[in-house]
RNA sequence: AGAGUUUGAUCCUGGCUCAGAACAAACGCUAGCGGUGCGUUUUAAGCAUGCAAGUCGAACGAUAUUACAGUGCUGUUUUACAGUACUGUAAGAAAGUGGCGAACGGGUGAGUAACACGUAGGUAACCUACCCUUUAGAGUGGAAUAGCUAGUGGAAACACUAGAUAAUACUACAUACUUUUUAAGUAAGGGAUUACUUAAAAGAAAGGUACGUGAGUACCACUAAAGGAGGGGCCUGCGGCUAAUUAGCUAGUUGGUAGGGUAAUUGCCUACCAAGGCAACGAUUAGUAGCCGGCUUGAGAGGGUGUACGGCCACACUGGGACUGAGACACGGCCCAGACUCCUACGGGGGGCAGCAGCUAAGAAUCUUCCGCAAUGGGCGAAAGCCUGACGGAGCGACACCGCGUGAAUGAUGAAGGUCGAGAGAUUGUAAAAUUCUUUUAUUACCGAAGAAUAAGUAGUGUGCGAAAGUAAAAUACGAUGACAUUAAGUAAUGAAUAAGCCCCGGCUAAUUACGUGCCAGCAGCCGCGGUAAUACGUAUGGGGCAAGCGUUGUUCGGAUUUAUUGGGCGUAAAGGGCGCGUAGGCGGAUUAGAAGGCAUUAUGAUAAAGGUCGCAGCUCAACUGUGGUUCAUUGUAAUGUACCCCUAAUCUUGAGUUUCGGAGAGGGAACUGGAAUUCUUGGUGUAAGGGUGAAAUCUGUAGAUAUCAAGAAGAACAUCAAUGGCGAAGGCAAGUUCCUGGCCGAAGACUGACGCUGAGGCGCGAAAGCGUGGGGAGCAAACAGGAUUAGAUACCCUGGUAGUCCACGCCGUAAACGAUGUGCACUAGGCGAUGGGUCUGCGAAGAUUUGUUGCUGUAGCUAACGCGUUAAGUGCACCGCCUGGGGAGUAUGCUUGCAAGAGUGAAACUCAAAGGAAUUGACGGGGGCCCGCACAAGCGGUGGAGCAUGUGGUUUAAUUCGAUGAUACGCGAGAAACCUUACCAGGGUUUGACAUCUAUCGGAAGUUGGAAGAAAUUUCAAUGUCCUUCGGGACUGAUAGACAGGUGCUGCAUGGCUGUCGUCAGCUCGUGUUGUGAAGUGUUGGGUUAAGUCCCGCAACGAGCGCAACCCUUAUUAUUUGUUACCAGCAUGUUAUGAUGGGGACUCAAAUAAGACUGCCAGUAAUAAACUGGAGGAAGGCGGGGACGACGUCAAGUCAUCAUGGCCCUUACAUCCUGGGCUACACACGUGCUACAAUGGUCGGUACAGAAUGAGGCAAUACGGUGACGUGGAGCAAAUCAUUAAAACCGAUCUCAGUCCGGAUUGGAGUCUGAAACUCGACUCCAUGAAGUUGGAAUCGCUAGUAAUCGCAUAUCAGAAUGAUGCGGUGAAUAUGUUCCCGGGCCUUGUACACACCGCCCGUCACACCACCCGAGUUGGGGAUACCCGAAGCCAUUAGCCUAACCGCAAGGAGGGCGAUGUCGAAGGUAUGCUUGGUAAGGGGGGUGAAGUCGUAACAAGGUAGCCGUACUGGAAGGUGUGGCUG
Repeated sequence: AGAGUUUGAUCCUGGCUCAGAACAAACGCUAGCGGUGCGUUUUAAGCAUGCAAGUCGAACGAUAUUACAGUGCUGUUUUACAGUACUGUAAGAAAGUGGCGAACGGGUGAGUAACACGUAGGUAACCUACCCUUUAGAGUGGAAUAGCUAGUGGAAACACUAGAUAAUACUACAUACUUUUUAAGUAAGGGAUUACUUAAAAGAAAGGUACGUGAGUACCACUAAAGGAGGGGCCUGCGGCUAAUUAGCUAGUUGGUAGGGUAAUUGCCUACCAAGGCAACGAUUAGUAGCCGGCUUGAGAGGGUGUACGGCCACACUGGGACUGAGACACGGCCCAGACUCCUACGGGGGGCAGCAGCUAAGAAUCUUCCGCAAUGGGCGAAAGCCUGACGGAGCGACACCGCGUGAAUGAUGAAGGUCGAGAGAUUGUAAAAUUCUUUUAUUACCGAAGAAUAAGUAGUGUGCGAAAGUAAAAUACGAUGACAUUAAGUAAUGAAUAAGCCCCGGCUAAUUACGUGCCAGCAGCCGCGGUAAUACGUAUGGGGCAAGCGUUGUUCGGAUUUAUUGGGCGUAAAGGGCGCGUAGGCGGAUUAGAAGGCAUUAUGAUAAAGGUCGCAGCUCAACUGUGGUUCAUUGUAAUGUACCCCUAAUCUUGAGUUUCGGAGAGGGAACUGGAAUUCUUGGUGUAAGGGUGAAAUCUGUAGAUAUCAAGAAGAACAUCAAUGGCGAAGGCAAGUUCCUGGCCGAAGACUGACGCUGAGGCGCGAAAGCGUGGGGAGCAAACAGGAUUAGAUACCCUGGUAGUCCACGCCGUAAACGAUGUGCACUAGGCGAUGGGUCUGCGAAGAUUUGUUGCUGUAGCUAACGCGUUAAGUGCACCGCCUGGGGAGUAUGCUUGCAAGAGUGAAACUCAAAGGAAUUGACGGGGGCCCGCACAAGCGGUGGAGCAUGUGGUUUAAUUCGAUGAUACGCGAGAAACCUUACCAGGGUUUGACAUCUAUCGGAAGUUGGAAGAAAUUUCAAUGUCCUUCGGGACUGAUAGACAGGUGCUGCAUGGCUGUCGUCAGCUCGUGUUGUGAAGUGUUGGGUUAAGUCCCGCAACGAGCGCAACCCUUAUUAUUUGUUACCAGCAUGUUAUGAUGGGGACUCAAAUAAGACUGCCAGUAAUAAACUGGAGGAAGGCGGGGACGACGUCAAGUCAUCAUGGCCCUUACAUCCUGGGCUACACACGUGCUACAAUGGUCGGUACAGAAUGAGGCAAUACGGUGACGUGGAGCAAAUCAUUAAAACCGAUCUCAGUCCGGAUUGGAGUCUGAAACUCGACUCCAUGAAGUUGGAAUCGCUAGUAAUCGCAUAUCAGAAUGAUGCGGUGAAUAUGUUCCCGGGCCUUGUACACACCGCCCGUCACACCACCCGAGUUGGGGAUACCCGAAGCCAUUAGCCUAACCGCAAGGAGGGCGAUGUCGAAGGUAUGCUUGGUAAGGGGGGUGAAGUCGUAACAAGGUAGCCGUACUGGAAGGUGUGGCUG
């Protein structure tokens, strides 16, 4: 510090996800040790048991008991012992009175949005026990009471009565420097108030201990007062949560006066008076929450958090209340109410673990009912000491952090085993084994610190008090005490001995292979993997990471500049309010002076400790801890300064405005007027149509339409001018005239003197549609009706037609209300227009210049790009509005508003990993332009109808083997299925095999002939029968065993090779350069031209490659050479006749080599080029004809059955052999052909003319036989030598338009040939038979010249078997004016929501399943509010009833006190009302998701009616239509 993910690719926007750190964590697997921390985050749920607050006998009385002493008594063994009673001394349990403590320490975070907390202050408005300092004092009396005894009640808890008693308990009086309060006076002060004087009131324990004979002294305790320290109460400034779908709240409320109350201020409380107080700088309400130091993350700013430790607060089962006290409204106190729980004799009582342990429940989840007061600290005490679940320790838990170890060195035969393998080897791997060594740790034994300081006390020095003895405090020396603890550390012995796992390995992200599985099982943080070769699942090998841990899950920050102060945006991605006026607020021109505040500087105070950080130090290191510093961060107060902000005072004119003079304009409102058109009415003329459409129909018209003329009526809108012209803030505004009225612009003066800009709320304006009331209604026209179209047509088209459109007055308040661009100011190149003014020059046309408005183009700059560009989307400032992934949704709900329709404000659950913008390359379009092709057109001939042949589908079958399936399968693989082929079926056989190689053992043949069984394969019998040799054996062969063979079994979607097709279409690319952020572009586009990306010209391109063309073959012409088997002109021979013969090399022909054609020449056209048109010459002319040749690629096109091949599968079978059958089936459908339907013909007779090819298991002549297929026989020929009859044509005859002398299917009979074999299932011949068919519907195919059409011939395959295929020649046409249309293709351009690329994408209803949500008759909880009822405990007030020790009084009685009673307040409870928030719910509603459903096809291309926005009506649904608007 970044990375992955939207796309075919790109840039941007934007979300989601990951890598880091942290944790009071939990879960899974695993686990050796130690140290230091931490350990119910859930339920402030409930709790058994034990402990957590006592202490003081030096305050007091009394005492169980013990010891000692004394006295008395009794007994005995009588100097004594024992027992008992009393007294005294010492010790002293339990209980009581009294004092202090119990308000600390410990726990928890429920409540609390508050002076609760933090921070800084105030208290002249206060309190303070114990402690410290100082001063003064401690006088004289009195009455009770608990304990105890006796009695009574009760189950208990406990209570009552009577009697006696003590105090440092209670109480009266005296004293009062000082203090407090009140009153008066004096002085000071502006006052509050302060100081002083006087008067009144207010206090104590003669106690305890030690010493002393005593007086007394000392200490402790006590009283009053002043001060201190520490602690607390109250008040205040500032600071820190969310929601406006909470906007108004408040009656003790705000203030005053008087009183009460408190330690103290205050409505804290009461009475009276006034009507205030708070709030958009967020009151009130609701939700959530203890706050902070800190902790965590981050570069920081920030964000999250408040566990442990520390400070503060609050609470103690829930609610209320007071008492005591210095302090509480009190966790281990009291009273009351409530819930829960325990005991009970049923009458009544007891309790509060959010103390330490522990239990139950809950939960993913959190410990021992431990040891000790040795240390530190606390309470009491004079002290010893007692108490202390505070605390110190130990235990449990890898929960976290830190540290250590699980050995080290040597060790190659690179062992074994595992894994992979191209079978060589590689890897695990110096790893192991083995050898040598060490002993941290472990085990055993021994040794052994520090934590302990000192208390009491003893000694002792000086000091205070005292007359002294002595005593108090302080320094010094000595002086007991260890829970942890079998401690830490150390020593010795033993022995590598006791100790490694977890996660990951597709990318992000370090790290791989094999096997298994086969969209299954599973994985997954995101993208995504898995459908038979998975680096992604599971296992193994190997590797990577961390390590006593490792992963997962959860949470927080980071990355995220993804809420943007640092540090974002708003033309099109989300986002500018529809527009203005203006309030609060924010911001604001120039100069001078001053110096409250900001700001700056300085000084001072605070910011606890711990933490962080920097040093140093202690545990062996570290974590941890100690110590010293600094800093972090904030803030109070004071002084100084004045550039800036602000404020105060004064001034200025540039901003802003006023006035005078001019100017343009569909600016607004009202009234009046006008002509054209339309419709209607009346009348005339006139006659059969009109109207409407793609075509029609509905409709109008013989009752006279349409048309035309005249007259009249009505309403609405204003042609031309007219224009990216004008005006207005926007919406918007258009005939003319008049009246009223707003704004704007210009010029030059004068005046005011910052009066300004923006603008949350607020107010006003605001198209169309719509609503209300009343008018009006010509045309147009939602709805509606009819006619068409259509599969349907709730549409588009047509005929009608109502609201509405118009006017007046009200409402609505929205639009793609758009420049998708808020308002204002300033600055920053130009050029060309339009429009409104001014100035200057000029006679004028015009020119120059200035300013307002409105357009185009463009520099810098900006922008993701498109684009913007002085009218900014540039550069800055001020203010406002708005945005934060897509969907859900502008929906639900609440509120406001409206007559309604609706509008404004406006979520969440859930769901997805995208949604989106701009641009790029393609593809596509019922977009456009240009061009080509037997593509159409023009022609010729067919197919589709019939019969047959052949192939396919389907069906059938034991099997009908398999493949090919739009074009690009279907006379295709197959260029030959009777057996074989053959792969299929049935049956019968074989198992190292029909075929290949090798090894081992045994044997000797193999083969041939014959016989038997059998359908054959096969089995068996007999006969016959070997070669070489170094004598071991070998070749060959049989059997057995094993490696292996074999497979037309699967996968053409694992492949090679080959092939089809687009397409013989003209395209497809690259290097360098250059443009662009980039994908990409350019080149390759453009202007011409061509069959062609063929060539030329131009050009940020210049070149090149694969294609085109050419080079190759053939054909057309000629020349030269050669001349047999071909040829024969001339010469010669011969024949009935024939190149038959001699010969020839002329011709034809054959075969080699050359020539020839190149737009070369001429003319015209084009731009001069390329080129085109025409012509000449030429055998051939513009590629001469034909062929071979097929760019980059597309179709996962075809083929595993030609062949090859990976993987999988079978191995007595999916291999192999044999016989028979099948591939030849047959209701039917399709393709390709043949033959026909006849006279351009059939039949008969006669007569001609080819080319190419083939031939030895062959072609076969002449001859003979047969009606014929053919047979017999065989000359010749391994071929320019021999053989293989050309037919149509032509010449005659006949048939004369018929199902025929056409046509030949089918069938019967008889044969021929091939072949072991023609039954299934061959071809041919003869005789007989003589079907359909009379030119073929929709539709569709081929062909542009030696072509179509027509005619025959040959060959391959082959024993036999072509109507097919491949070749060959014979005869031999018609038409093309052209590119509008159909199909296919090429180039350019345009739109796109497509990229699997239009066979694309995609919308809505309906049906089904699931999910969350909304409404909901109701039902059931929580919360707080208001009014009223009841009214506990208790404080306060009152009190006439009852009781009463201290004081007063002679007494009666009084003062005072208590009980009781009454009243106010008052918790819980109750009733009523409405608010708010949950649970649940019949039913209803839309939404989301889902592999395949139904109906249509709304959108994306002109998406087939351009789309969209607002509104209204309407329809199964998308939607349609009207009206106005927008261009996206």
The RNA shown here (small-subunit ribosomal RNA) has 1528 nucleotides and comes from Ylistrum balloti.
Model confidence (mean pLDDT): 82 of 100.
RNAcentral holds the sequence, with entries from SILVA.